[in-house]
C1' cells in the first nucleotide's frame, strides 16, 4: 500500500440484497401486582442510522471521498 467484511437506541443485533412511517430483546422510567424486593403485567422516553457529498419525488438501504474497527495479502 492492495483486497474483503464491519459501524443503526445506553448494551447485543435486525432492517441494507430488492429504495418507500427506524424496529426487537435486554437495560433505563412510571404504574399494577406484592407485606417490602425480585418475579410477572402495562405503559412510555432514548437515534435522526459513522461523517461528507451525489443520485432520486423520496437514502439506514444505491454510487464516491474520508474516518474508526477487524481478517488477509505484499
Nucleotide at each position: 500500500g492492495g483486497g474483503c467484511c464491519u459501524g443503526u437506541a445506553g448494551c447485543u443485533c435486525a432492517g441494507u440484497c430488492c429504495g418507500g412511517c427506524a424496529g426487537a430483546g435486554c437495560a433505563c422510567g412510571u404504574g399494577c401486582c406484592u407485606u417490602u424486593u425480585a418475579a410477572g403485567c402495562a405503559c412510555a422516553g432514548g437515534g435522526u442510522c459513522g461523517g461528507a457529498g451525489g443520485u432520486u419525488c423520496g437514502a439506514a438501504u444505491c454510487c464516491u471521498c474520508c474516518c474508526g474497527g477487524g481478517c488477509u495479502c505484499a